The RNA shown here (Bacterial small signal recognition particle RNA) has 84 nucleotides. It was read from a public genome assembly, where an Rfam model found it. The prediction has a mean pLDDT of 75. Its Rfam family is "Bacterial small signal recognition particle RNA". Gene Ontology terms of the family: SRP-dependent cotranslational protein targeting to membrane, signal sequence recognition and signal recognition particle, plasma membrane targeting. Rfam classes the family as a non-coding RNA gene. Rfam describes the family as follows. The signal recognition particle (SRP) is a universally conserved ribonucleoprotein involved in the co-translational targeting of proteins to membranes.
RNA sequence: AUUUGGCACAACAUAUAUAAUCGAACCAGGUCAGGAUCGGAAGAUAGCAGCCUUAAGAUUCCCUAUAUGUGUGUGUCGCUUUUU
Numbered sequence: 001a002u003u004u005g006g007c008a009c010a011a012c013a014u015a016u017a018u019a020a021u022c023g024a025a026c027c028a029g030g031u032c033a034g035g036a037u038c039g040g041a042a043g044a045u046a047g048c049a050g051c052c053u054u055a056a057g058a059u060u061c062c063c064u065a066u067a068u069g070u071g072u073g074u075g076u077c078g079c080u081u082u083u084u
Base pairs, nucleotide, nucleotide: 001081004078005077006076007075008074009073010072011070012069013068014067015066016065017064019060020059021058022057028053029052030051031050036045037044038043
């Protein structure tokens, strides 16, 4: 120098988590206009639409963490072969 193995670190790829955004005609919640029902009245009751928060889930990965992998790379220790 070369072949190959172990260990350590890095790089790359994938997955998961975190974060953000979106997200339920009804079978989630809150607030419930209008209208409905009960009542002599005062009021009460249930509650559609709308709005808000989110579940299941989807998207984005910049950052971060973990796991797995390698014909990527560096260092170190050994093995094989050959040369000086």